The RNA shown here (Bacterial large signal recognition particle RNA) has 267 nucleotides and comes from Armatimonadetes bacterium UBA5352. The sequence was found by an Rfam model in a public genome assembly. Taxonomically the source falls in Armatimonadota (Bacteria, Bacillati). Its Rfam family is "Bacterial large signal recognition particle RNA". The family's RNA type in Rfam is non-coding RNA gene. Rfam links the family to the GO terms signal recognition particle, plasma membrane targeting and SRP-dependent cotranslational protein targeting to membrane, signal sequence recognition.

[in-house]
RNA sequence: UUGUGCUAAGCGGGGGACUGGCGGUACCCUGAACCCACAAUCCGCCAUAGUGGGGCCGAAUUCCUGGCCCGAGGAUUCGCUUCUUGGCGUCUGACCCUCGUAAGUGGUGUUGAAGGUCGGGUCCCGCGCAAGAUGACCGCCGCCCAACCCCGUCAGGCCCGGAAGGGAGCAGCGGUAAGCGGCCACUCAUCUGUGCCGCGGAUCACCUGGCCGGAGCUAACUGCGAGGGUAACGGCCGGGCGGCGUCUUCGACGGCUGGGUGCACAA
Numbered sequence: 001u002u003g004u005g006c007u008a009a010g011c012g013g014g015g016g017a018c019u020g021g022c023g024g025u026a027c028c029c030u031g032a033a034c035c036c037a038c039a040a041u042c043c044g045c046c047a048u049a050g051u052g053g054g055g056c057c058g059a060a061u062u063c064c065u066g067g068c069c070c071g072a073g074g075a076u077u078c079g080c081u082u083c084u085u086g087g088c089g090u091c092u093g094a095c096c097c098u099c100g101u102a103a104g105u106g107g108u109g110u111u112g113a114a115g116g117u118c119g120g121g122u123c124c125c126g127c128g129c130a131a132g133a134u135g136a137c138c139g140c141c142g143c144c145c146a147a148c149c150c151c152g153u154c155a156g157g158c159c160c161g162g163a164a165g166g167g168a169g170c171a172g173c174g175g176u177a178a179g180c181g182g183c184c185a186c187u188c189a190u191c192u193g194u195g196c197c198g199c200g201g202a203u204c205a206c207c208u209g210g211c212c213g214g215a216g217c218u219a220a221c222u223g224c225g226a227g228g229g230u231a232a233c234g235g236c237c238g239g240g241c242g243g244c245g246u247c248u249u250c251g252a253c254g255g256c257u258g259g260g261u262g263c264a265c266a267a
Stems, first nucleotide, its partner, number of pairs: 001267006010056002012030004020046005034054005063260007073250003078245004083240006091234001093233001094230008103222003106218003115212008124201005129195002131192006139183005150175004158167003
């Protein structure tokens, strides 16, 4: 050096999570990579850190390993931000309300403003009058017209009497008290979403007239000031799912360049 037969190793790796820690199952990334059993109320182990069983390949293109590049994806710091959610009412914000002001616009005013003064009317109060409603007294009509305990007259019958006569008295008839119903002029009482009514008062709220006066008045809109309120919007303070950038970190696949690797026999 060649050939044959073995053995170690290998037959995927990584991230987060879990864990005292390691690996696995499950999740995610990579991308093609033997099979079976176990396992999130976990499973198996302990720095030589999955265990057990079977299979393939096998000393190098294939196993182990150093350096560099690329870089899927994960974790993390900070910042910005879409959307969403909770709160605040402090903000020269926004919106709403009230008050004030009168710079601007508008309206009104020399065909006379503000203000003053003298009246009239409305409104309000009291009294009166009228009207209406309700009720009452009186009066009238009707009903019941009293089985008896109301009145008058009392047939018949009853009682007293020798008789004449007398007495009490039912029914009927007439009336009356109470009751019921109706009408009700006048009167009385109460009340009134009643009145082109009257008298008196109060007041300046509204309308209006005369006189004095001689230029403002008004506050609808804008502006300005003050107070109050709302939280849809802006703003501020927090929370959440995402996105972008950034710091740190792990890092698959892939690329480049190095190093290392056992035993037996035969030639």